[in-house]
Model confidence (mean pLDDT): 80 of 100.
Transfer RNA from Candidatus Doudnabacteria bacterium RIFCSPHIGHO2_01_48_18, 84 nucleotides, folded computationally.
The sequence was found in a public genome assembly.
It matches the Rfam family "tRNA". By type it is a transfer RNA.

RNA sequence: GCCCGGGUGGCGAAACUGGCAGACGCACUACCUUGAGGUGGUAGCGCCCGAAAGGGCUUGGAGGUUCAAAUCCUCUCCCGGGCA
Repeated sequence: GCCCGGGUGGCGAAACUGGCAGACGCACUACCUUGAGGUGGUAGCGCCCGAAAGGGCUUGGAGGUUCAAAUCCUCUCCCGGGCA
């Protein structure tokens, strides 16, 4: 240099055909259970604004296509592999 695979919450990981972003698991928080802990159960758990209601943003970054993009296109950064 060329080719292939990948980058999504705190972590792992799904969304295969473009249609509620984050299922599911782990971790964490609160409560219940216990003498205490563990286990188990219930609820919650991205960021920002707001007293709240609610609103905005978010799939490595920047553009584009589309009513609608994690998904398609272009450029770019990073990680892994192959060829030379």